[in-house]
Context: one part of a larger RNA
């Protein structure tokens, strides 16, 4: 891991409610008696409920209390009771399994910690303390030298004890080892045997270490089925309805209580939802600046700054700041002179699976995403928090390549019938390589901004133009004058001022290049050649650049110039939607007419199937083959399942109608067994 067996709402008492039954007041309890004796029957009114309530009470009484009241109001003036069954509550272990703990009484120091008593062990080598001896030295010592000596928590290093590093091992050879190195090795040393200290206690060169592979409080048994607002699990079928993830409170926040929302039963009777009509209040969106604030420019300019004159008083100036006010232009959740749409309220309308009331039984209190209106955040988040609607949750089907929450649409069952929705119609892949009018050339389509660009389509405005525009080419582009100033020079062209006049078709006191300064080239401007449109500005459609990420390429793919984009049109495909045909069930209904309905988690209600045992009853059946087991396109039932047949088996044993439960297995790191 799989298979098989076992495995979880039980029982008692006391209540509530419902159904059924008895009686109409109901009913017996303990006990007693009888009996066919473990089951009944007959007794037994003690007691209980009901039969009258109201008031704090005295008390009064179909009434009573309040009250000054004969008012008003509150509570009363409707048959119950005893059983059985179902469900639920409470108390009990109370659906089952599961703690860590706490307490009581015991058992442990054969492991280990410390101590006590008594034994035992430490190869070999090295160093060479004190003391002593001899010699030297001294007045004598201290002192020096050589020997001797053999000290030491001394040195090296086996046994022995330990455990610093690495590798192996990691379902090991081993629940701590092996191998190679390593530390101590006469000491605070190692070790044998016997003994002492015990659980809030011991022992501890102290690590909360150790106290029998167990230690922040050992182990065993008991209290004990501790408790567990927590996790997991909780076993057959079909039918009807069907939620919530919110409010308030909570030593409350993953738990509860009440309310909200669901179910069942009874009752009410026009009360109700959608819709439409009528009437309301509002201060949101928008807008506005009349208030409160904010704010830009301009006019006037209180006051101030700076400044002139004056000895001062004071009188002036001001391209500075600026109150107030005027004009123009703006902003606001905590501004409003205004002010919607919706929503809400009320009255009508509206006859339904609506609404309301009562009783009983729940579950829910972690919600998720999407649209809209807001707050927080960064006008971030698959973010967070409200409001409102939808979907999912508890919803299958079609579309979105795949994709709980998006789009379409709500699955009773069957059908090799039809029509549609969203979305699609070249192939994968069902259906137009459909029609018409345009756009795009970028594979844009099939990801993106500021910004950039004679890409290209459409529109508007404006200027020039057959008295010839735009571009190109030919020609002119002059004189006073080198204007004046400045300058070494300044001659259109370093710079400053001025910027006139003449001739003319036109020509700047000069657009750019150029020179030291001139010169030279060129432009503006004009004529000619040519011959029909040429410039500029704005709006708009589709494109281009901007465009870099890590395994290999990201329209679903192939592939497409439409099979891309915009518009118009007609066909078709396409779902469990709708229709058709047949069938089942629920509710309404007098109805086999008919109509409406039948997705579903938590949850409520209803109806059934099966297992073991008991009664009828060891009855029907059964060696001409029971139970059990195996197989089985046959039969009936919506299903749980029930019959039949064949084989095996070898002695029991139904169906039916009732009754009672150790009554249904896939899950619980379930439990036992097998493999």
């Nucleotide at each position: 891991g799989c298979c098989g067996g076992c495995g979880a709402g039980u029982u008692a008492a006391a209540g509530g409610u419902a159904a059924u039954g008895g009686c109409a007041g109901g009913u017996u309890a303990a006990g007693a008696c009888u009996u066919u004796u473990u089951g009944a029957g007959u007794u037994g009114a003690a007691g209980c409920c009901a039969a009258a309530g109201c008031g704090a009470a005295a008390g009064c009484g179909a009434g009573u209390c309040u009250g000054a009241u004969a008012a008003g109001g509150g509570c009363g003036u409707g048959a119950g009771u005893c059983a059985u069954u179902a469900u639920u509550u409470u108390u009990a272990g109370a659906c089952c399994c599961g703690a860590a703990c706490c307490c009581g009484g015991g058992u442990g120091a054969u492991c280990u910690a410390a101590c006590c008593a008594u034994g035992u062990c430490c190869a070999g080598a090295a160093u060479g303390a004190a003391g002593c001896u001899u010699g030297g030295g001294u007045a004598a010592a201290g002192c020096c030298a050589a020997g001797u000596g053999g000290a030491g928590g001394u040195u090296c290093g086996a046994a022995c004890c330990g455990a610093c590093c690495g590798a192996u091992g990691u379902u090991g050879a081993a629940a701590a080892a092996u191998c190679g190195g390593c530390g101590g090795a006469u000491g605070a040393g190692g070790u044998g045997u016997g003994g002492u200290u015990a659980g809030g206690g011991g022992u501890g060169a102290a690590a909360u270490g150790c106290c029998a592979a167990u230690c922040g409080a050992a182990c065993c048994c008991g209290g004990a089925g501790c408790u567990a607002g927590c996790u997991g699990g909780u076993u057959c079928u079909c039918c009807c309805c069907g939620a919530a993830a919110u409010g308030u409170g909570u030593u409350g926040a993953g738990g509860c209580a009440c309310a909200g929302c669901g179910g069942u039963a009874a009752g009410g009777g026009u009360u109700u939802a959608a819709u439409c009509c009528u009437g309301g209040g509002g201060g949101u969106a928008a807008a506005g600046c009349a208030c409160u604030g904010u704010u830009u420019c301009g006019g006037u300019g209180c006051g101030g700054g700076c400044u002139g004159c004056g000895a001062g008083a004071g009188c002036g100036g001001u391209a500075c700041c600026a109150a107030a006010u005027c004009g123009a232009g703006a902003c606001a959740a905590a501004c409003u002179c205004u002010g919607a749409a919706u929503a809400c309220c009320a009255g009508g309308u509206g006859u339904a699976u609506a609404c309301c009331u009562u009783a009983c039984c729940a579950g829910u209190c972690a919600g998720a995403c999407g649209g809209u209106g807001g707050g927080g955040g960064a006008u971030a988040a698959g973010c967070u928090u409200c409001a409102u609607c939808g979907u999912c949750a508890a919803g299958a089907g079609g579309g979105a390549a795949a994709c709980a929450g998006c789009c379409c649409a709500g699955a009773c069952c069957a059908c090799c019938a039809g029509c549609u929705a969203a979305g699609g119609u070249c192939c994968c892949c069902a259906a137009a390589u459909a029609a018409c009018c345009g756009c795009u050339a970028a594979g844009u389509g099939a990801g993106a901004a500021a910004g950039g660009a004679g890409g290209u389509g459409g529109g508007a405005g404006u200027g020039c133009a057959c008295a010839g525009a735009c571009a190109a080419c030919c020609a002119g582009g002059a004189g006073g004058u080198u204007u004046g100033c400045c300058u070494a020079g300044a001659a259109g062209c370093a710079g400053c001022c001025a910027u006139c006049c003449u001739u003319g078709a036109a020509a700047g006191a000069g657009u750019g290049c150029g020179u030291a300064a001139u010169a030279g080239c060129u432009c503006a401007c004009u004529g000619g050649u040519c011959a029909a449109g040429c410039g500029c500005u704005c709006c708009u459609g589709c494109g281009c650049c901007g465009a870099a990420a890590a395994u290999g390429a990201a329209c679903g793919g192939g592939g497409c110039u439409a099979a891309g984009c915009g518009g118009u049109u007609u066909a078709c495909c396409g779902a469990a939607g709708c229709u058709g045909u047949g069938g089942a069930c629920u509710c309404a209904g007098a109805a086999u007419a008919u109509g409406a309905g039948u997705g579903g988690u938590a949850g409520g209600g209803g109806a059934g199937c099966g297992u073991u045992c008991c009664g009828u009853a060891g009855u029907a059946g059964u060696g001409a083959g029971a139970a059990g087991c195996a197989c089985u396109a046959g039969c009936g039932g919506c299903a749980a399942g029930c019959a039949g047949g064949u084989g095996u088996g070898g002695a029991c044993g139904a169906a039916a109608c009732g009754g009672a439960a150790g009554u249904g297995a896939g899950a619980a790191u379930g439990u036992c067994g097998g493999c």
Source information:
Predicted 3D model of a 675-nucleotide part of an RNA (large-subunit ribosomal RNA, domain II) from Oscillatoriales cyanobacterium SM2_3_0. Lineage of the source: Bacteria > Bacillati > Cyanobacteriota > Oscillatoriophycideae > Oscillatoriales.